[in-house]
RNA sequence: GCGGAUGGCUGGAUGAUCGCGUGUUCUGCAAGGAAUGCGAGGAAAGUCCGGACUCCCAGAAGCAACGGUGCCGGGUAACGCCCGGGCGGGGCAACCCGACGGAAAGCGCCACAGAGAACAGACUGCCCGUACAUGUGCGGGUGAGGGUGAAACGGUGCGGUAAGAGCGCACCGCGGGGGUGGCAACACCACCGGCAAGGCAAGCCCCACCGGGAGCAAUGCCGAAUAGGGAUUUCACGGGGUUUCCCCAGGGCUGCUUCUGCCCCGAAAUCCGGGUUGGCAGCUUGACCCUUUGGGCAACCAAAGGGCCAGAGGAAUGGUCAUCCACCUUCGGGGCAACCCGGAGGGGACAAAAUCCGGCUUACAGGCUGUCCGCGCAA
RNA sequence: GCACCCAUAGCUCAGCUGGAUAGAGUGUCGCCCUCCGAAGGCGAAGGUCGUAGGUUCGAAUCCUACUGGGUGCACCA
Numbered sequence: 001g002c003g004g005a006u007g008g009c010u011g012g013a014u015g016a017u018c019g020c021g022u023g024u025u026c027u028g029c030a031a032g033g034a035a036u037g038c039g040a041g042g043a044a045a046g047u048c049c050g051g052a053c054u055c056c057c058a059g060a061a062g063c064a065a066c067g068g069u070g071c072c073g074g075g076u077a078a079c080g081c082c083c084g085g086g087c088g089g090g091g092c093a094a095c096c097c098g099a100c101g102g103a104a105a106g107c108g109c110c111a112c113a114g115a116g117a118a119c120a121g122a123c124u125g126c127c128c129g130u131a132c133a134u135g136u137g138c139g140g141g142u143g144a145g146g147g148u149g150a151a152a153c154g155g156u157g158c159g160g161u162a163a164g165a166g167c168g169c170a171c172c173g174c175g176g177g178g179g180u181g182g183c184a185a186c187a188c189c190a191c192c193g194g195c196a197a198g199g200c201a202a203g204c205c206c207c208a209c210c211g212g213g214a215g216c217a218a219u220g221c222c223g224a225a226u227a228g229g230g231a232u233u234u235c236a237c238g239g240g241g242u243u244u245c246c247c248c249a250g251g252g253c254u255g256c257u258u259c260u261g262c263c264c265c266g267a268a269a270u271c272c273g274g275g276u277u278g279g280c281a282g283c284u285u286g287a288c289c290c291u292u293u294g295g296g297c298a299a300c301c302a303a304a305g306g307g308c309c310a311g312a313g314g315a316a317u318g319g320u321c322a323u324c325c326a327c328c329u330u331c332g333g334g335g336c337a338a339c340c341c342g343g344a345g346g347g348g349a350c351a352a353a354a355u356c357c358g359g360c361u362u363a364c365a366g367g368c369u370g371u372c373c374g375c376g377c378a379a
Numbered sequence: 380g381c382a383c384c385c386a387u388a389g390c391u392c393a394g395c396u397g398g399a400u401a402g403a404g405u406g407u408c409g410c411c412c413u414c415c416g417a418a419g420g421c422g423a424a425g426g427u428c429g430u431a432g433g434u435u436c437g438a439a440u441c442c443u444a445c446u447g448g449g450u451g452c453a454c455c456a
Base pairs, nucleotide, nucleotide: 001375002374003373004372005371006370007369008368009367010366012324013323014322015321016320017319018318020039021038022037023036024035025034026033027032041350045361046360048359049358050357051356052355053215054214055213056212058260059259060258061257062256063255066211067210068209069208070207071085072084073083074082075081086100087098088097089096090095101206102205106204107203108200109199110198123146124145125142126141127140128139129138130137131136132135154172155171156170157169158168159167174193175192176191178189179188180187181186219281220280221279222278229272230271231270232269233268234267235266238248239247240246241245250264251263252262253261274455275454276453288307289306290305291304292303293302294301295300325348327346328345329344330343331342332341333340334339380452381451382450383449384448385447386446389405390404391403392402398436407423408422409421410420411419429445430444431443432442433441
């Protein structure tokens, strides 16, 4: 210098003027007015995960069904997220990717082709014997070579054999238990063994761990109006006492069971139809943010100090003018080049809170910057 | 803001419980029939299965992400 990999920050600035929402204080009978502070994002997006919070299931426990995650260790309120590591794959490398437990628990699938697709099998071929005769038939052996296929019942090499085959041997692979290192996943070493343990679990399933259901349009309060109008289903309307009431039994509250509890003798469930589509709260102080110090490889944790940063309710933060500027094109000048000065034109991406957080994923013009890898060159 | 569903030929829909050339009706084009037309009969063309990636030997079908379209949500009784 070129190419690549991987992080972090930012994503216009200033002034004037007009117009907005909201907090606090003052003022006003009220409407309002004055002063002052604050006012969209790194993704606010997708609604993919996890929660906080609210209600329902009466509460607790257990089980079932259903759903989710899936190497190990840590972080976190938690997670399917993040960090570190292991193994496998891609890449020269830096790095990137991985739905990464189990196929001797069981069931299922592997179309077509092919002889044969899981305790398989003879198409071609090889060997031996035999008959006729120089090529075919029959019998036996074989599965190394070839073919089919995505995949053919371990691989390579040597020996052996009639020809072959783990038939034997060496190495690799597989299985078994042992040792060493590591918290572990795993790695390495030596020994023994039959040389028998295809693929698919993003097929059902087994194993381990986790999980109730809905969601701020949750929910709570106030106000108003109409028709408690209609239909269906289930069970009960029993007994005792001191008769206000209580107890037992029964029914309902849960997919099942146990304990406790609540409601009821009238309750529960479902559907059709009708009325209002009003106001207030929930509503922003948080697992929050910033700085420093300490611990930790890191994610992150702890302590101290400091800060308050939208809360709308058909939905506010904008319009106009001027200047500057990141960037692009072009012209002129200086200069070896990098670059500098001046003029003209263009021009700033993705895109907006709606209960609130922690993540993931997706979109993104331009600018600044850290670390690492490869190649080339110079000193 | 949230909860769900859908996307296949020009149009309306099957196929979704993975097998190899992806179908039906209607429409279009051609031929037959008819004096001509309609009806009818025969045949043909027409498909990135919304897009991209992944699993698998193989994906319209299974999984993930994205794009587009559609339905619903409050209170009284």
Overview
Predicted 3D model of RNase P RNA and transfer RNA as a complex of 456 nucleotides. Rfam match: Bacterial RNase P class A. The coordinates come from a structure-prediction model, not an experiment, and the mean pLDDT is 76.